[in-house]
RNA sequence: GAUUUAUAAAGAAGAGGCGAGAGACCAGGCUCACGGACCCUCUGGCAACCUUCCCUCCCGGGGAAAGGUGCCAAUACCUGUCCCUUUUGGGAACCUAUAAAUU
Numbered sequence: 001g002a003u004u005u006a007u008a009a010a011g012a013a014g015a016g017g018c019g020a021g022a023g024a025c026c027a028g029g030c031u032c033a034c035g036g037a038c039c040c041u042c043u044g045g046c047a048a049c050c051u052u053c054c055c056u057c058c059c060g061g062g063g064a065a066a067g068g069u070g071c072c073a074a075u076a077c078c079u080g081u082c083c084c085u086u087u088u089g090g091g092a093a094c095c096u097a098u099a100a101a102u103u
Base pairs, nucleotide, nucleotide: 001103002102003101004100005099006098007097008096013043014042015041016040017039021032022031023030026080027079028078029077044072045071046070049068050067051065052064053063054062055061056060081092082091083090084089
């Protein structure tokens, strides 16, 4: 890098460094940002996919922990394609991200 499955309206910030764009790509919006964003480091935290342990009647279910990941503005910031309804809203797909497994 590719494939499969699952999840993505919940949750969780301080310090230091850097210095101009950032929110994945394109378009349109909207938002964040020199009162320092994004990114990096440290610390702290969130969650519970894998993992470990316990309970339970197999299947399955429940609980605890936090070792491997992940994450800590806004629904994956919103819309884009299709379907239903049609004020608007709902659903699905695509794409993306993450986890686990395979390659």